[in-house]
């Protein structure tokens, strides 16, 4: 260095729940306290493929532009060092 993921060891991250505020047509996403499913990339990124919205065009399930990255897949980057 790569593979790999330990009844190791520091720490991170944070499903839902809740209080307070914002943003957005909605889906859904921020920001701070609590709390805390899980998670070895549950960092980052909408490339691909699904799921979710329907402001706006369009008229036939489509275009614009939105959303989920913790649905899978890719891609880029990261901590530790057992077998």
């Nucleotide at each position: 260095c790569a593979u790999c993921g330990a009844c190791a060891a520091a720490g991170g991250c944070a499903a839902g729940g809740u209080c307070a505020g914002g943003c957005g047509a909605a889906a859904g996403c921020c920001u701070g306290g609590c709390u805390c499913c899980g998670c070895a990339a549950c960092g980052c990124c909408a490339c691909g493929g699904g799921u979710c919205a329907g402001u706006g065009a369009a008229u036939c399930c489509u275009c614009c532009a939105g959303a989920c990255c913790g649905c899978c897949g890719g891609g880029c980057u990261g901590c530790c060092g057992a077998a």